Source information: Predicted 3D model of a 71-nucleotide RNA (c-di-GMP-I riboswitch aptamer) from a soil metagenome. The prediction has a mean pLDDT of 85. It matches the Rfam family "c-di-GMP-I riboswitch aptamer". About the family: GEMM was predicted in a large-scale screen for bacterial structured RNA regulatory elements.
């Protein structure tokens, strides 16, 4: 220094963001969708499973990039 879950508001088809309370945890739990995983949707496909297919979300699921306190 940050802020998990959980409640309340509010945006969203949704995943899942946002703010407040709150503190599970974290040296990069700063930043950033390039690679992969998940997760949500629209297309395909009777339905689902699936898709080499389009879109969104997760940086506290890795990995790369970048910045960075003490000692």
């Nucleotide at each position: 220094g940050c802020a998990a879950a959980a409640c309340u508001g509010u945006c969203g088809c949704a995943a899942g963001g946002c703010a407040g309370u709150g503190a599970c945890g974290c040296a990069a739990a700063g930043c950033u969708u390039c690679c992969g995983g998940c997760c949500c949707g629209g297309c395909g496909g009777u339905g689902g499973a699936c898709g080499u297919u389009c879109g969104g979300g997760u940086a506290g699921c890795g990995g790369g990039g970048u910045u960075g306190c003490c000692g």